Context: one part of a larger RNA
């Protein structure tokens, strides 16, 4: 000097940060992901409106109208949040490489949306089951699904020619064959199919590098390579069949312990040496282990199926759960907060847009936990006032310090005003959670607002008394055994100061 700290004492304010470092234990309860009615059928409120009935203000029965919205369907849930268990590894970082790869939604470019079909949900009947949920029979739309039709560079096969490179090969360009697209709604606009380019994004490899242990010396059979074949966006023992007998190691291989990595943080004149909390990149996880499916893109935190361990409902047939989301709850613990507003701003999903949603975020509460700032008064005041302490009894010393005069009012307080953040969006009226807050002006009145540690050396600061190797102190060296500046207590000092000291870690 540093802290994500803790503990004693002790506390006036504000501004900005920050807060489970331990049990990745178990979890009540809310909430954290939806939205699209400009994709579909369906349901049809209120409002207008015509017409019967009469208890002349109500009721029905129709047309309009389209409010809501279970379901089908499209997009989104793969982001954003949280946590570091595992992991010593191409996990990260760095610097290359993919002539070995995929990419919704966005932008650009070019070409195109021709013709038809058969279903299901919901919905209705019957029904089972306590429940979760479910069985059949009918009927119904799409931007749901399925044929045909055309399609160019698209992908496959056959066969030519140009150029180039990095071993496999790469681009440009003929030729024949084969397969493959489409969707539609609306007022402007807004979707839809192919191709090719970007962007952005992912995904393999490969070189360095970055911990401890030799009281771990050998290790390895898919194990090193090959030829096929399969798999995969994609190269590859990725898998698998045959073959060969090979790969790694004292430049530490293999086990064994520990750990998510970095930008950075702290410390240091540096070199280092510690460290990985907020922030911000990547990685890995999601009650425990396994699996695949949707999808562009998961092997999926709040998705499914298995199997295990808990917890719960049950009618004993069987079911339901996953806070390492944001609050909160038990438990561990020296220890670490609110079951707070709000979508007003940034951002995000979806929607043509209005808008929903959004514990992201923005704010707020709380905690001297950090780190800056203010303040607790300023100026005159000596007869050196009383009191306290000391004293050689003269006196000294607290002390300009009080008292007393004059002043001033930051902070709090009270009271009037009163934001910016607002670009947007909306026909227009409106529209800020924070917040009556920042701030600005006014009143009163010094008026509310100082402690901690420490005074033998080290090392800034000493005297009394009381104790008497006791009771105690202490970071070393030591103090205490009747004169203790070292124990207590009080007067006085020093040093920091709303913090001060101790403790623990690191340099």
């Nucleotide at each position: 000097g540093a802290c994500g700290a803790a503990c004693g004492c002790u506390g006036g304010c504000g501004g900005c940060g920050u807060g489970c470092u331990u049990a990745a234990c178990a979890c009540a309860u809310g909430c954290a992901a939806g939205u699209c009615g400009a994709a579909c059928g369906a349901u049809g409120a209120a409002g207008c409106u015509g017409g019967a009935g009469c208890u002349u203000g109500c009721u029905c029965c129709g047309g309009u109208g389209g409010a809501u919205u279970a379901g089908u369907g499209g997009c989104g849930a793969a982001c954003g949040g949280g946590u570091g268990a595992g992991u010593a590894a191409c996990a990260c970082g760095u610097g290359a490489g993919a002539a070995a790869u995929c990419u919704g939604c966005c932008c650009c470019u070019g070409a195109c949306u021709c013709u038809g079909g058969g279903a299901u949900a919901a919905c209705u009947g019957c029904g089972g089951g306590a429940a979760a949920c479910u069985g059949u029979a009918g009927c119904u739309a799409a931007u749901a699904c399925c044929g045909g039709a055309u399609a160019c560079u698209u992908u496959c096969c056959c066969u030519g020619g140009u150029g180039g490179g990095c071993a496999u090969c790469c681009a440009c360009u003929g030729g024949g064959g084969a397969a493959g697209a489409a969707a539609g709604a609306a007022u402007u606009u807004c979707a839809g199919u192919c191709a090719g380019g970007g962007a952005g994004g992912a995904u393999c490899u490969c070189g360095c590098g970055g911990c401890c242990u030799a009281u771990c010396a050998g290790c390895u059979a898919g194990u090193u390579g090959g030829u096929g074949a399969g798999g995969u966006a994609a190269c590859g023992g990725c898998u698998c069949a045959c073959c060969a007998a090979g790969g790694c190691g004292a430049c530490g291989a293999c086990g064994g312990g520990u750990a998510a990595c970095c930008g950075g943080c702290c410390u240091g004149a540096g070199a280092g040496g510690g460290u990985g909390a907020c922030c911000g990149g990547u990685c890995a996880c999601a009650c425990u282990g396994g699996g695949a499916c949707u999808g562009a893109g998961a092997c999926a935190c709040g998705g499914c199926c298995c199997a295990g361990a808990c917890u719960c409902c049950u009618a004993c047939g069987g079911g339901a759960g996953g806070c390492a989301g944001c609050a909160g709850u038990g438990g561990g613990g020296a220890a670490u907060a609110u079951u707070g507003c709000a979508c007003a701003a940034u951002g995000g999903g979806c929607g043509c847009a209005a808008g929903c949603c959004u514990g992201a975020u923005g704010c707020a509460g709380c905690a001297a936990c950090g780190c800056c700032g203010c303040g607790u008064g300023a100026g005159g005041g000596a007869u050196g006032a009383a009191g306290g302490c000391c004293u050689u009894c003269g006196g000294g010393u607290u002390g300009u310090a009080a008292a007393c005069c004059u002043c001033u009012u930051u902070u709090a307080g009270c009271a009037g005003g009163g934001a910016a953040g607002a670009a947007g969006c909306g026909a227009a009226a409106g529209u800020g959670a924070c917040g009556g807050u920042a701030c600005c002006u006014g009143c009163a009145g010094a008026a509310a607002a100082a402690g901690c540690a420490c005074c033998g050396g080290c090392u800034a600061a000493c005297u009394a008394c009381g104790u008497g190797c006791c009771a105690g102190c202490a970071g070393c060296c030591g103090c205490g055994g009747u004169a203790a500046u070292a124990c207590g207590u009080a007067g006085g000092g020093u040093g920091c100061a709303a913090g001060c000291g101790u403790u623990g870690u690191c340099c």
This is a predicted structure of a 507-nucleotide part of an RNA (small-subunit ribosomal RNA, 5' domain) from an uncultured bacterium. It matches the Rfam family "Bacterial small subunit ribosomal RNA". The RNAcentral record of the full RNA draws on ENA and SILVA. Its mean pLDDT, the model's own confidence on a scale to 100, is 84.